The RNA shown here (transfer RNA) has 75 nucleotides and comes from a Chloroflexota bacterium. RNAcentral holds the sequence, with entries from ENA. NCBI's taxonomy places the organism under Bacteria, Bacillati, Chloroflexota. The prediction has a mean pLDDT of 81. It matches the Rfam family "tRNA". Rfam links the family to the GO term triplet codon-amino acid adaptor activity. About the family: Transfer RNA (tRNA) molecules are approximately 80 nucleotides in length.
C1' cells in the first nucleotide's frame, strides 16, 4: 500500500428500505429456613463516526476510524 469480511444492549448474536430484538448477565417479585433452581416482570442502545441517496436507513453508496484474513512491494 491492495483485496475481503466485520463493527447493533455488559457478553454472543439476529434483524431482506417501514415499531430496534433473542439469549445469556444485571435488577425487582413468587417460592424456600437460606442459597441456587425454576416462573413473572423491569431496566438496559447517539446501530463505529460523519456525509450521501430516499417520504423513510441498522439495512443501499461514499469516506474515515476499530478489529480479522490475504496478497504484494520496499525502505
Nucleotide at each position: 500500500g491492495c483485496c475481503g469480511c466485520u463493527g447493533u444492549a455488559g457478553c454472543u448474536c439476529a434483524g431482506u428500505g417501514g415499531c430496534a430484538g433473542a439469549g445469556c448477565a444485571g435488577c425487582u417479585g413468587u417460592u424456600u429456613c437460606g442459597u441456587a433452581a425454576a416462573c413473572a416482570g423491569c431496566a438496559g442502545g447517539u446501530c463505529g463516526u460523519g456525509a450521501g441517496u430516499u417520504c423513510g436507513a441498522g439495512u443501499c453508496u461514499c469516506a474515515c476510524c476499530g478489529g480479522c484474513g490475504g496478497c504484494u512491494c520496499c525502505a